[in-house]
RNA sequence: GGAGUAAUUCAGACGAUCGCUGGGUCAAAAAAAUGAUCUGGAGGAAAGUCCGAACACCGCAGGGCAGGGUGCUUCAUAACAUGAAGUCGUGGUGACGCGAAGGAAAGUGCAACAGAAAGUAUACCGCCUGUCAGCCGAACCGGAAGGUUUGGUGACAGGUAAGGGUGAAAUGGUGCGGUAAGAGCGCACCAGUUCCCCGGGUGACCGGGGAAGCUUGGCAAACCCCACCUGGUGCAAGACCAAAUAGGGAAGCGUUUGAGGGCUGCCCGCCCGAGCUUCCGGGUAGGUCGCAAGAGAUGUCGGGCAACCGUCAUCCAUAGAUGAAUGAUCGUUGCCCGGUACCGGGGUAACCUGAACCGGGAACAGAAUUCGGCUUAUGAAUUACUCCGGCC
RNA sequence: GGUCCCAUCGUCUAGCGGUUAGGACGCCGGCCUCUCACGCCGGUAACCGGGGUUCGAUUCCCCGUGGGAUCACCA
Numbered sequence: 001g002g003a004g005u006a007a008u009u010c011a012g013a014c015g016a017u018c019g020c021u022g023g024g025u026c027a028a029a030a031a032a033a034u035g036a037u038c039u040g041g042a043g044g045a046a047a048g049u050c051c052g053a054a055c056a057c058c059g060c061a062g063g064g065c066a067g068g069g070u071g072c073u074u075c076a077u078a079a080c081a082u083g084a085a086g087u088c089g090u091g092g093u094g095a096c097g098c099g100a101a102g103g104a105a106a107g108u109g110c111a112a113c114a115g116a117a118a119g120u121a122u123a124c125c126g127c128c129u130g131u132c133a134g135c136c137g138a139a140c141c142g143g144a145a146g147g148u149u150u151g152g153u154g155a156c157a158g159g160u161a162a163g164g165g166u167g168a169a170a171u172g173g174u175g176c177g178g179u180a181a182g183a184g185c186g187c188a189c190c191a192g193u194u195c196c197c198c199g200g201g202u203g204a205c206c207g208g209g210g211a212a213g214c215u216u217g218g219c220a221a222a223c224c225c226c227a228c229c230u231g232g233u234g235c236a237a238g239a240c241c242a243a244a245u246a247g248g249g250a251a252g253c254g255u256u257u258g259a260g261g262g263c264u265g266c267c268c269g270c271c272c273g274a275g276c277u278u279c280c281g282g283g284u285a286g287g288u289c290g291c292a293a294g295a296g297a298u299g300u301c302g303g304g305c306a307a308c309c310g311u312c313a314u315c316c317a318u319a320g321a322u323g324a325a326u327g328a329u330c331g332u333u334g335c336c337c338g339g340u341a342c343c344g345g346g347g348u349a350a351c352c353u354g355a356a357c358c359g360g361g362a363a364c365a366g367a368a369u370u371c372g373g374c375u376u377a378u379g380a381a382u383u384a385c386u387c388c389g390g391c392c
Numbered sequence: 393g394g395u396c397c398c399a400u401c402g403u404c405u406a407g408c409g410g411u412u413a414g415g416a417c418g419c420c421g422g423c424c425u426c427u428c429a430c431g432c433c434g435g436u437a438a439c440c441g442g443g444g445u446u447c448g449a450u451u452c453c454c455c456g457u458g459g460g461a462u463c464a465c466c467a
Base pairs, nucleotide, nucleotide: 001388002387003386004385005384006383007382008381009380010379012333013332014331015330016329017328018327020041021040022039023038024037025036026035027034043364047375048374050373051372052371053370054369055234056233057232058231062268063267064266065265067230068229069228070227071226072086073085074084075083076082087101088099089098090097091096102225103224107223108222109219110218124164125163126160127159128158129157130156131155132154134153135152136151137150138149139148140147141146172190173189174188175187176186177185191215192214193212194211195210196209197208198207199206200205238289239288240287241286248280249279250278251277252276253275260272261271262270263269294316296315297314298313299312301310302309303308335361336360337359338358339357340356343354344353345352346351393466394465395461396460397459398458399457402417403416404415405414410447418436419435420434421433422432423431440456441455442454443453444452
C1' cells in the first nucleotide's frame, strides 16, 4: 500500500422567530371552549409482523383422536425458534464464518436420464466349467470308407462382482493365499461400524487398548418413530357510560322422528332447546377507561470464561396522538467532499502540502397496548486481528 | 391497528421433487381467398429476488420484495 475478518460508537450542536400536540397553573364557582404562562414531545431500526412473553376476554365434569412447534451439550432468562460458552461436522491460506446437528439395524415410500443391475441386489460384455453337434483346421491310426484326440467358432445349462463401461450414488482398499475361474472365501495391514474395558470431562464428546469379517448405501426442510413443549383469540382484546329503536315483509328448514345453539380444532358424551338461516327494507355507529412510574438506565463492588446474576449509589421516575402531533425558516459553528494559491511550510526544480476563501453535501426512515429478541433497510467513525506485496 | 392469502409466457391458467415447464387467448410468419374475416400450419414468450435441504427445487424450508382481502375477515 492492497484485500479482508470481527466488534464497538454516533445518528451534529447552540440560539432566535413562527407553528403542532400532551400535561400543570391562572383568568372565573363547576364543565366546555378561549387566552396567558410553565413544562414533556420518535428510532437504532419506531419497519417486517418472523418468534417469545406481559395483559385482557372466552373456555376448562369426563374420555378419545388429531393439529402445531422444537430437536448436539451445559448454562442464562419471565419466556423463546433468543443469547453465552463448548462439542462435532463443514467452508476459508488465515483472522473467522456457517450448520432445523435425534432415529435409515421399527415400518412405508422415493431415486428422472444413463446403466446388466438402484436395493432381501443383479449376469450385458468379459472370465471359467459342463453338454451338444453343424462348420473350419491340425496330429495320429487305416489300403480305403472312416475313426480317435485336440484347437477355434456356435448353441444350451450353470458358476463368477476380480476387469470393462453407466451414474450423484454400484456392497470397503492394498497385498498374499486360495480356486475351474473368482469372491472377506481365508490371512496380514489400513479405513469404517458395533460392542467391551481404562483414563479425562457436569455433559455433548475426546484419548488409549481390546473383541467381532460385522462392511447392513442415500433421502426424515418424504410419510413416519422417539423425546420435550403446546387451549383459543388479539387492545378493533376487553370494561363502563351515553345514543338509537320496532321490529316489518318474503322464501326455506324445524318443533320430541329435535332444527339450531354451548362445551372455541374434531368426535363421543353431556346440557339448553322453539325457533333458526337467507334476502329486501329501516335505525344507531359517540365518549371515558384500558394507555403510560420499571422483566428501567448508568456507575462502583462482588460472583461467573461468558451470556447473566446479586449489592449499593445516582439518574430519570411520565411522547401518548386517533382524518392521527413531534415541524418550518434564519443565523453562528463542528464534520465531510471539490476548487483556488497573493501568502506560510517542504524541495535545486518540477511539484507536494494547507491557515484562509468560495461552492456543495449529510443516509435509512417515523411511535399507535407494552416489553425481550430475530430479520431487513441505512450514513459515518473508531479499535483489534488476518493474508498478500514493497521498502528499511 | 390486528389477522390472513397470493405470486408461472403480454393476459387467464395446468403442474404435487427428475417434463424440451403444457394449454387457451394474444402477437409474428406462411398457406387459403380477388381482398378481409374464418380455417389450417409453424414460431415467439414465463417459474418475483436471495439463501438452505437434496444427486437434483417452479415444487420442500427460511428471509426479503410486490400485490390482494379491509366494514362482505375482526368494533
Molecule: RNase P RNA; transfer RNA
Organism: Desulfobacterales bacterium